A computed fold for a 343-nucleotide part of an RNA from Pogostemon cablin, annotated as small-subunit ribosomal RNA, central domain.
It matches the Rfam family "Bacterial small subunit ribosomal RNA".
The organism belongs to Pogostemon, within Eukaryota.

Context: one part of a larger RNA
RNA sequence: CUGGGCGUAAAGGGCACGUAGGCGAUGAAUCGGGUUGAAAGUGAAAGUCGCUAAAAACUGGCAGAAUGCUCUCGAAACCAAUUCACUUGAGUGAGACAGAGGAGAGUGAAAUUUCGUGUGUAGGGGUGAAAUCCGGAGAUCUAUGAAGAAAGGCUAAAAGCAAAGGCAUCUCUCUGGUCCCUACCGAUGCUGGGGUGCGAAAGCAUGGGGAGCGAAUAGGAUUAGAUACCCUGGUAGUCCAUGCCAUAAAUGAUGAGUGUUCACCCUUGGUCUACGCGGAUCAGGGGCCCAGCUAACGCAUGAAACACUCCGCCUGGGGAGUACGGUCGCAAGACCAAAACUC
Repeated sequence: CUGGGCGUAAAGGGCACGUAGGCGAUGAAUCGGGUUGAAAGUGAAAGUCGCUAAAAACUGGCAGAAUGCUCUCGAAACCAAUUCACUUGAGUGAGACAGAGGAGAGUGAAAUUUCGUGUGUAGGGGUGAAAUCCGGAGAUCUAUGAAGAAAGGCUAAAAGCAAAGGCAUCUCUCUGGUCCCUACCGAUGCUGGGGUGCGAAAGCAUGGGGAGCGAAUAGGAUUAGAUACCCUGGUAGUCCAUGCCAUAAAUGAUGAGUGUUCACCCUUGGUCUACGCGGAUCAGGGGCCCAGCUAACGCAUGAAACACUCCGCCUGGGGAGUACGGUCGCAAGACCAAAACUC
């Protein structure tokens, strides 16, 4: 390279936007670059291949091939190009609707903790059992007041939204996207190497904040030991602002897009129609299943079925996602990424 693959065996990039590139709806006309038919020229000789003479071989003779190129005459389906149309793909406008989609500002209630005051007296807390711990300097309990921080009970659902990460008290402002229905526009499309942006948690830098929880750490237990599980404390952190980091079992372990395909049930948001339950049709979220597929498990109109386009990735285990080198980063480290050797 060919061939085969990527849910679970090795293998889908964390996700999007988009450059080059690749691929790309329908009808008609023109053209003849690609394509294709015929004829001619050329493609030296040797060599290769075939036949033959002679034969051990060398050698000789003949016929062909030379897949190519050039020129001339044709064809016009397909690819390319030009022009004119078309509306189903894409998009725009209007109407109506749903939503924890995003950013900023503000607000309220319960609970924990701390503090002040009142009442009140000897325990409280914790565990399998205890102890460390708190408490006559008045704890726990209880009533009231104040402060501060974090998280959002019920509603809540296999529900909804978002490209993914993710998103939930309530209100306001700004703002993105989807769906349904209908007018307009007229291929404006899909994918996307490099590139750019977003990207949980942890971590880093600076400045705040610090209620609860809680790596590290201290003590008490348990134990043969206990650098753990259990308990009492508790620092970073968790929170906010700004900047970095760029990784996850970033999972649906399933790339994006388009088309086709047996039934049934539940549900979210529209539209139409009946009204008494229902029926029809789109766009989602689930269950079961026919054909088909699969090594099996299973998937099955939200495909892992049947097809097409583009990208990424795989090629026995270990060594190793490591070394060296390069780029990025404040660092931690991230990304690209081997070989010797061994089984």